The RNA shown here (transfer RNA) has 73 nucleotides and comes from a soil metagenome.
The RNAcentral record of the sequence draws on MGnify.
Its Rfam family is "tRNA". By type it is a transfer RNA.

RNA sequence: GCCCGGAUAGCUCAGCUGGCAGAGCACGUGAUUUGUAAUCACGAGGUCGUGGGUUCGAUCCCCACUCCGGGCU
Numbered sequence: 001g002c003c004c005g006g007a008u009a010g011c012u013c014a015g016c017u018g019g020c021a022g023a024g025c026a027c028g029u030g031a032u033u034u035g036u037a038a039u040c041a042c043g044a045g046g047u048c049g050u051g052g053g054u055u056c057g058a059u060c061c062c063c064a065c066u067c068c069g070g071g072c073u
Base pairs, nucleotide, nucleotide: 001072002071003070004069005068006067007066010025011024012023013022019056027043028042029041030040031039049065050064051063052062053061
């Protein structure tokens, strides 16, 4: 230098062919318990890596760039 994959909640990851962004764990509150843990209920938490483009509408499609992993030379 070229090719492939990845970047989404604090962490690990889903998101089917463009149509209101989700799960588990963690966190907060409450219930339960003599108390803790466990369990149950509820809740909070996201500029979807960055900047443009297409579209009525983009996590999703197109372009460039940044970072991570792998491969080729």